Predicted 3D model of an 83-nucleotide RNA (c-di-GMP-I riboswitch aptamer) from a Pseudomonadota bacterium.
[in-house]
C1' cells in the first nucleotide's frame, strides 16, 4: 500500500397501529402487534427536536423546572463465535 475481517448457536429487543392507566401536553407505563435494530442494554453531560401546566405578556406570543437514548456526539456496562 492492497484484499478480507467471517460459518454458525442460543437468542434478544419492539415503529406505526389498536386497547387501558396515568399526564395540562409533549410523552411514559402495561397487554397485543413487527417497521426496524449488534448495544434499540443503561445515562439528558454537549448540540438538537417535541410540549407549555405554572410564570411573564393587553395579545400575538416566550420560557423547562416536562420528555426524547428508536436524531448525532460523549460517558458507562454486556452474551456467543472468531482473532
Nucleotide at each position: 500500500g492492497c484484499u478480507g475481517c467471517a460459518c454458525a448457536a442460543g437468542g434478544g429487543c419492539a415503529a406505526a397501529c389498536c386497547c387501558g392507566u396515568c399526564g395540562a401536553a409533549a410523552g411514559a407505563c402495561g397487554g397485543g402487534g413487527a417497521c426496524g435494530c449488534a448495544a434499540a442494554g443503561c445515562c439528558a453531560c454537549c448540540g438538537g427536536u417535541c410540549u407549555a401546566a405554572a410564570g411573564c405578556g393587553g395579545a400575538a406570543g416566550c420560557u423547562a423546572u416536562g420528555a426524547c437514548a428508536g436524531c448525532g456526539g460523549g460517558g458507562u456496562u454486556a452474551c456467543c463465535a472468531g482473532a
Record summary
Model confidence (mean pLDDT): 86 of 100.